[in-house]
Context: one part of a larger RNA
RNA sequence: CCCGCAACGGGACGGAAAGACCCCGGGAGCUUUACUGUAGCUUAAUAUUGGACUGUGGAAUAAUUUGUAGAGGAUAGGUGGGAGACAGUGAAGUUCCGACGCUAGUCGGAAUGGAGUCAACCUUGGAAUACCACCCUUAUUGUUCUGUGGUCCUAACCUACGGCCGUGAAUCCGGUCGGGGAACAGUGUUAGGUGGGCAGUUUAACUGGGGCGGUUGCCUCCUAAAGAGUAACGGAGGCGUCCAAAGGUUUCCUCAGCGUGAAUAGAAAUCACGUGGCGAGUGUAAAGGCAUAAGGGAGCUUGACUGUGACCCAGACAUGGGGAGCAGGUGCGAAAGCAGGGCUUAGUGAUCCGGCGGUUUAGUGUGGAAUUGCCGUCGCUCAACGGAUAAAAGCUACCCCGGGGAUAACAGGCUUAUCUCCCCCGAGAGUUCACAUCGACGGGGAGGUUUGGCACCUCGAUGUCGGCUCAUCGCAUCCUCCUGCUGAAGUAGGUGGGAAGGGUUUGUCUGUUCGCCAAUUAAAGCGGUACGUGAGCUGGGUUCAGUACGUCGUGAGACAGUACGGUCCCUAUCUGUUGCGGG
Repeated sequence: CCCGCAACGGGACGGAAAGACCCCGGGAGCUUUACUGUAGCUUAAUAUUGGACUGUGGAAUAAUUUGUAGAGGAUAGGUGGGAGACAGUGAAGUUCCGACGCUAGUCGGAAUGGAGUCAACCUUGGAAUACCACCCUUAUUGUUCUGUGGUCCUAACCUACGGCCGUGAAUCCGGUCGGGGAACAGUGUUAGGUGGGCAGUUUAACUGGGGCGGUUGCCUCCUAAAGAGUAACGGAGGCGUCCAAAGGUUUCCUCAGCGUGAAUAGAAAUCACGUGGCGAGUGUAAAGGCAUAAGGGAGCUUGACUGUGACCCAGACAUGGGGAGCAGGUGCGAAAGCAGGGCUUAGUGAUCCGGCGGUUUAGUGUGGAAUUGCCGUCGCUCAACGGAUAAAAGCUACCCCGGGGAUAACAGGCUUAUCUCCCCCGAGAGUUCACAUCGACGGGGAGGUUUGGCACCUCGAUGUCGGCUCAUCGCAUCCUCCUGCUGAAGUAGGUGGGAAGGGUUUGUCUGUUCGCCAAUUAAAGCGGUACGUGAGCUGGGUUCAGUACGUCGUGAGACAGUACGGUCCCUAUCUGUUGCGGG
């Protein structure tokens, strides 16, 4: 070196299972004060559904009745007709009773009585309830219609009530005779309410994983690299309006600040003079503008117009913006002229649907109308702002499927802020003396053990903490060995240099690594090895399904909160290593 046998289980990101964690897309189960429905329940009307009595409403009709504001013989409802009306079929008056009532009186009934009682008059806006008619208001009675409450009835209807019959058991069914209930109940139809009992669905995206937080449209600046444009969960701010003058035009003016002076008056009020080129002001953010003013006053006013519009700018589109000129009519100005809102850039919402005003556009045989078109206008924090619907929230550890290393948790990689170690400077401490020893404020590195950042291999699977076993390496050395300095007398130390050969304990508590403690030791080192090692073991922890507590949640459920419980598979092909044998 080759071959074999027996072992071991480090590697073949070993085998097994299109990862169960995470994210994305889809589904399912569950919840509820998500949305929309719905079974059921309930209420009402009506049909099945009939008869009486009585109470109490409404409407109509007939008769009767009712009406003091003030002034006024007094309790004047309104209007019209009208000069007479009522009275032996019994007037005025008197007594009694009843009703109304503003306590003045009005009306009715009975008895008595016996022939009169009222009117135009004077007051009043209005003249006689003298008489008649039509009405308003209040009330009573009668009739009709229509509600509603109660009671009673019986013939619908109901009856797991009793007897008899249907050949014999039956709380079955049918018939019949009774009992009980009763126009209720039950049932049909229609409408309202309730309704996670049930059903179908919705429950956004961006995102240095997802969730939580934040954001989503528009304006201004920077980033933006001197045309335009240009991203990020880059850095800063604003808007969802305001103004009938803060618009138009004509005309006039110049600010802020500073200096000096002047009663109260001061740093600062108002006044005067000087200086002052823009530092003030501009409704509102910022930028760009603006003194010839776009800034500050005053006069007159409504162009904050109607119909158009050559030609341009921005934009994928949709749209947004500028605009001379023309026609009409208007404001200001002597005129030339200027004016189609505001110094400019934000102050916003497509389409559908619906409302309002106008208008022969159409309008179903014709004429109209309904309806519709066109012009104008109104109704959306449709703010997730190019707006899925008129109308919508959650949980899943009971979960499932399709995918992703496009994207997280472990490990690796890159980085090294953080971490550990070293060095430079040397203020100072060290009685004196920076450097025996320690070393502020700062500066420079190394390492790749911490916590992170990134998301590069792996999601058709790279098993995760700790322990056990077995190790192997580094040295920034815990002990043992050699050695310099010392604030090293000795002993014992401190701090450096060399050094990795060997060694580096046992226990209590905890799943612990770690750590505290106890007893030892020469010493009880720090790290790497997929936080070495689960095809070597364990399975206490974490991290499925069960259960409970606390807390949160209306709830389903949830919790780097807690507690009890909870299946760890693999017969070794290659490689590697060990032992043995053969060539």